[in-house]
RNA sequence: AGAGUUUGAUUCUGGCUCAGAACGAACGCUGGCGGCGUGCCUAACACAUGCAAGUCGAGCGAGAAAGGGGUAGCAAUACCCCGAGUAAAGCGGCGCACGGGUGAGUAACACGUAGGUAAUCUACCUUUCAGUGGAGGAUAACCUGUCGAAAGACGGGCUAAUCCUGCAUACGUAGUGCCUUGGACAGAACUUUUCGACAGCGUCGAAAGGCUCUCUCCAGGGUACUGGAAAGAUGGCCUCUCCUUGGAAGCUAUCGCUGAUUGAUGAGCCUGCGUCCCAUUAGCUAGUUGGUAGGGUAAUGGCCUACCAAGGCUACGAUGGGUAGCUGGUCUGAGAGGAUGAUCAGCCACACUGGAACUGAGACACGGUCCAGACUCCUACGGGAGGCAGCAGUGGGGAAUAUUGCGCAAUGGGCGAAAGCCUGACGCAGCGACGCCGCGUGAGGGAUGAAGGCCUUCGGGUCGUAAACCUCUGUCAAUGGGGAUGAAACACUUCAUGGCUAAUACCCAUGGAGCUUGACAGUACCCAUGAAGGAAGCACCGGCUAACUCCGUGCCAGCAGCCGCGGUAAUACGGAGGGUGCUAGCGUUGCUCGGAAUUAUUGGGCGUAAAGCGCGUGUAGGCGGCCAAAGUAGUCCUGUGUGAAAGCCCUCGGCUUAACCGAGGACGUGCGCAGGAAACCAUUUGGCUAGAGGAUCUGAGGGGAGUGUGGAAUUCCCAGUGUAGAGGUGAAAUUCGUAGAUAUUGGGAGGAACACCGGUGGCGAAAGCGACACUCUGGAAGAUUCCUGACGCUCAGACGCGACAGCGUGGGUAGCAAACAGGAUUAGAUACCCUGGUAGUCCACGCCGUAAACGAUGGGUACUAGGUGUUGGGAGUCUUGACCCUCCCAGUGCCGACGCAAACGCAUUAAGUACCCCGCCUGGGAAGUACGGUCGCAAGGCUGAAACUCAAAGGAAUAGACGGGGGCCCGCACAAGCGGUGGAGCAUGUGGUUCAAUUCGACGCAACGCGAGGAACCUUACCUGGGCUUGACAUCUAGGGAAUCCUGAUGAAAGUCGGGAGUGCCCGCAAGGGAGCCCUAAGACAGGUGCUGCAUGGCUGUCGUCAGCUCGUGUCGUGAGAUGUUGGGUUAAGUCCCGCAACGAGCGCAACCCUCGCCCCUAGUUGCUAACAGGUAAUGCUGAGCACUCUAGGGGGACUGCCGGUGUCAAACCGGAGGAAGGUGGGGACGACGUCAAGUCCUCAUGGCCUUUAUGCCCAGGGCGACACACGUGCUACAAUGGGAAGGACAAAGGGAUGCCAACCCGCGAGGGGGAGCUAAUCUCAAAAACCUUUCCUCAGUUCGGAUAGGAGUCUGCAACCCGACUCCUUGAAGCUGGAAUCGCUAGUAAUCGCAGAUCAGAAUGCUGCGGUGAAUACGUUCCCGGGCCUUGUACUCACCGCCCGUCACACCACGAAAGUUGUUUAUACCAGAAGUCCUACUUCGGUCGGCCCAAGGUAUGAGCAAUGAUUGGGGUGAAGUCGUAACAAGGUAUCCGUACCGGAAGGUGCGGAUG
Repeated sequence: AGAGUUUGAUUCUGGCUCAGAACGAACGCUGGCGGCGUGCCUAACACAUGCAAGUCGAGCGAGAAAGGGGUAGCAAUACCCCGAGUAAAGCGGCGCACGGGUGAGUAACACGUAGGUAAUCUACCUUUCAGUGGAGGAUAACCUGUCGAAAGACGGGCUAAUCCUGCAUACGUAGUGCCUUGGACAGAACUUUUCGACAGCGUCGAAAGGCUCUCUCCAGGGUACUGGAAAGAUGGCCUCUCCUUGGAAGCUAUCGCUGAUUGAUGAGCCUGCGUCCCAUUAGCUAGUUGGUAGGGUAAUGGCCUACCAAGGCUACGAUGGGUAGCUGGUCUGAGAGGAUGAUCAGCCACACUGGAACUGAGACACGGUCCAGACUCCUACGGGAGGCAGCAGUGGGGAAUAUUGCGCAAUGGGCGAAAGCCUGACGCAGCGACGCCGCGUGAGGGAUGAAGGCCUUCGGGUCGUAAACCUCUGUCAAUGGGGAUGAAACACUUCAUGGCUAAUACCCAUGGAGCUUGACAGUACCCAUGAAGGAAGCACCGGCUAACUCCGUGCCAGCAGCCGCGGUAAUACGGAGGGUGCUAGCGUUGCUCGGAAUUAUUGGGCGUAAAGCGCGUGUAGGCGGCCAAAGUAGUCCUGUGUGAAAGCCCUCGGCUUAACCGAGGACGUGCGCAGGAAACCAUUUGGCUAGAGGAUCUGAGGGGAGUGUGGAAUUCCCAGUGUAGAGGUGAAAUUCGUAGAUAUUGGGAGGAACACCGGUGGCGAAAGCGACACUCUGGAAGAUUCCUGACGCUCAGACGCGACAGCGUGGGUAGCAAACAGGAUUAGAUACCCUGGUAGUCCACGCCGUAAACGAUGGGUACUAGGUGUUGGGAGUCUUGACCCUCCCAGUGCCGACGCAAACGCAUUAAGUACCCCGCCUGGGAAGUACGGUCGCAAGGCUGAAACUCAAAGGAAUAGACGGGGGCCCGCACAAGCGGUGGAGCAUGUGGUUCAAUUCGACGCAACGCGAGGAACCUUACCUGGGCUUGACAUCUAGGGAAUCCUGAUGAAAGUCGGGAGUGCCCGCAAGGGAGCCCUAAGACAGGUGCUGCAUGGCUGUCGUCAGCUCGUGUCGUGAGAUGUUGGGUUAAGUCCCGCAACGAGCGCAACCCUCGCCCCUAGUUGCUAACAGGUAAUGCUGAGCACUCUAGGGGGACUGCCGGUGUCAAACCGGAGGAAGGUGGGGACGACGUCAAGUCCUCAUGGCCUUUAUGCCCAGGGCGACACACGUGCUACAAUGGGAAGGACAAAGGGAUGCCAACCCGCGAGGGGGAGCUAAUCUCAAAAACCUUUCCUCAGUUCGGAUAGGAGUCUGCAACCCGACUCCUUGAAGCUGGAAUCGCUAGUAAUCGCAGAUCAGAAUGCUGCGGUGAAUACGUUCCCGGGCCUUGUACUCACCGCCCGUCACACCACGAAAGUUGUUUAUACCAGAAGUCCUACUUCGGUCGGCCCAAGGUAUGAGCAAUGAUUGGGGUGAAGUCGUAACAAGGUAUCCGUACCGGAAGGUGCGGAUG
């Protein structure tokens, strides 16, 4: 310090999430030791039991018992002594108001901080002064009686005091008055000076000064009245007096007591400032605010009472509601802040709930009292007792929080003279890894890198020096032994010094010595013994985020903080191995801060992301021009007081270290006081004119209101002319019209709106304003000088204005027109279109108060380049004048620099640079909804949430894709033509169905005569049956044998069981060995057309032979990306040219390659034959030749090269010449980046999975050929441009030694026989057919057509039954040109005709080639389809087969309303009234009657909150459902805003508005 997550990618906005730290924690797994801390956060719920506050005999009276001893007695027993002046109880004093607990209440002077108290108190302690005289009285205990179950109560009798009550004195610094001296503060009156306000006499106000008076206080003096103290105890002594051993008066010491005083401590009260949320809480208040008098208190005060006045608080947030103890501090943070208030410390509040007082120095009192209430317990039912939020502990609640421990040894507290007693305060121990800190679980060596696990590419890698093993050490734990600090004292004894005193006594003070005291604890610590021995886990490993593999699972089980993983190869689930992190802990959950600049003071924003009020006037408030002066509230400086301790920080020190603890220092941003400064801000005073305003003059204007006037047009009415239509639409119809429409002419009525001018022109604050004239009226601008003198800017509330729609009342109504009606359209059409049509639109008055009320841009001021329009005014120049031109001011547009901005863009009319003021925003949805309030007649407006839900929602820009967007262009794309398909029969493929099986794949184009270029067996993968199991095939091991051949039985075959013959090759002397082959055995393994083409390679299809697809460098942009590649021309082409921030390059195009077309050269056999020769019935048949054709090698030729025109002087195009061929000459091969998870695991290869006496292998038979149907592709036809018959002619390209097969013979024919030739320019298949000539048929189901069927055959083959082809005879079906729809083709093409080949034993109408004959048409690019380029819109990016809206149905969730119901809080009125203070009266002085107030309680009426409620309303989420298609493209009617009406729903329509 950041990171992940919106997108195809980018950038911004913006939320969500993570990494950090922390905790009084809890939970899960695990757990060796110690130190220091810490431990009911929930039920302020209820509590059994024990303990937590007593003490003093040196204040007082009284005073046991058990037990022991003694005396008497026989004994019972009695008495005495000890126990003991003890225990227990009582009177009295002090304490119990501290200490300890808790946080319910409290939003408050409760707390914090700084002050005040001149308005106060303070026991014990302290300083000082004085005193402590004298008298009287009661009562408990005790005894006794009564009542009661008890608790307890009452009566009678006795008694003491440091108990109580008087008297005296003290007290003048007690209270109330009066007189008086000095001083201080404050106030009032008077007065002087200066200033201000008012028109003014004068009044009022402010500042400074003087004087007088008053209150209070301080230092004093005097005086009257009232009030008005005391207590003794203990020790010692004999100086004085008396009795006299000694003691008592007495003296003395100590402790008390009383009055006053001082201090300290503690407390009360008052004040400034600070201290949470809600305005959907805006008004609150009658003791309320003040005064006077009185009461009350320690004390001020409405604290209380009476009377008088009518005040007091509040937007700087009163009142009300909610929540909460406050602080030092703690956690976090760089800080500012935010959160928090455990432990420790300060303050407050409370003590079962509520109320009340008493006692006391102090309480309205945790372990006191009284009353009421709830609860618990006891009871004899009459009545009583109790209060753990003290320490332990129990139940309960809860995720959760400890021992009914030891001790007063230390520290502290109470009492006491003291010893001492008491002390669950405290000191310790126990329990809990709850936290922090420290230590350990060993250290060194040790490679064969052991075994084993895991992984593996099978080589190895890794756990891993890890282990084993060797050497060493001894912390902790265990055992044994030693063993602390914490303790200093008090008291007592004694010594010394000093004080008191009559005193060397006692006592007091100080010092020394002695004696005594430890819960923890035999603990810390130290030593020894033996021994590596007893001591490691948890989480994580997809990214964020350090750490990877295997197996299992298969959208299952599960994970998950966010993004997201899992549907058969999961580093994300579960396990394992390995790794990473931390470590006696580790994770999870919860909560806080941080990151979050995500509430922004530091430190954010508002044109389009959330966000400028519709506009103005203006109050409070905030801010405010220049000069001079004054004082100093703010401000600044200095000093000072305070800011408790602890904590944080620094230094030093103590525990072995650390945590922890101690000491010192620093800090403490705050507040108070004192002194100072005077720039700024505020204030006051005086001035100025640049801001603002006023006066004068001028012109411009749809600015506003009212009244009147005008013409054009629509409609209606009347009349004329006139006749059959008009109107309306995409096309129609509803409608109007022969009762005379439409059209046209004239006249009239009425309402509304004002053409042209008219313009990014004008005016207005905005809404808005448009014929003309008049009246009234607002504002702005320019020019000139003069005046006022900061009078200004903004503006929460408030007030006013505010389009359209809408509402009320009354008018008006021509046109238009929600609703409505009808007609169309449509699947439907509650719409778009049409015909009608009512509210409304208009006027007057009154409401409403909203709009995309927009520049989506609040107002003001200043500053910051320009250019160019336009409106109004002015100046200059010039002119006779009007212009032109230059300049200034005000407005209104466009372009543009700096700058700004996420970008788009803004840019003197800022979205720039600054300042001032206001409004508003803080993820999306729920929702501008609900509830509440308020306004409105209503509609509705304003204000305005939450639960719940999502991880996004969004802005701008980019690349694509798409559009029923645009432009340009191309293609048999359409059009123009020719011929087909779709109808028939058949062939073939597919679907479907069937079947034991009908093997599998291919499915829009781009599956369907496709894989298959050829299923009778084989093929064959399928089915049935029969068999085999190292296997049909490969490698290895062992044994045997050569191989091989012949043969028997059985079987459908495969196979099974036998018999016989028989040796070769290489090395080697031989024995033997080896290679190949065969058999047997075992196991590694083979095998699989089994699955996954969505794990893959390779190959292929398609867009598409479309013209595109990219890169390097540079440049532009924050970036995605752009540029280049766009533009102007041109082309078949990103083809070329020109231009250009681009310059180049690559893959594509073209060319290079093959073939056909022309020519030449070379070469002539098997080809050819012109000339020559020979021969034949005839033929290149022969000699000969290579001229020609041809063959097959090489070359030439065509390049827009030439001419003319067009064109930008270009590229190129058009025309022409020449040429066999002309503008790529025809055809082929060749297929860019990529797309379709396209096709193929069944060609092949291959990962993974599955199978292994079977999913492998062999065999026989069957099936792939089925058949109600449907589709595709074809063949043959339907005939006369034809069919039959006869005759005749002309190809090309191929094939052929298990082959092609001639001649000849046989057969009607398929074919058979035959055998010549041919390894093929030689022989052969081989006939080409359409065509031509002649002839028959004459329009018919035919001499068309040939299906189907019967019979007879041929050929191939082991075998034609399922299931071949062909031949002959016979049979002679459908079909007479094919609906909707649809296909091919632009020239040697379509159409038509035949030929050949591959595959192949046989089996083409298919496929691949070949040639023959040989057309028609193209105006053209509007439309359909596909494609290319540019541009535009986009809410699409799985990319329009996209996205997406609303109703309805179902499930779940939270919320609202609701007749009500329940609970809780609270207000008001009234009733009631315990205890108690106070008042009054009475009193036997103990009390009692009465009264005021008042807690609980009751009644009635409200208010708030919460829960619940039949039913109901919308909302959210959900895999998928129903209906439509609203939005995104011109989304198919542009969308949206406000409003009104209507409709299943999205929505539609009207009116006005916006352009997003």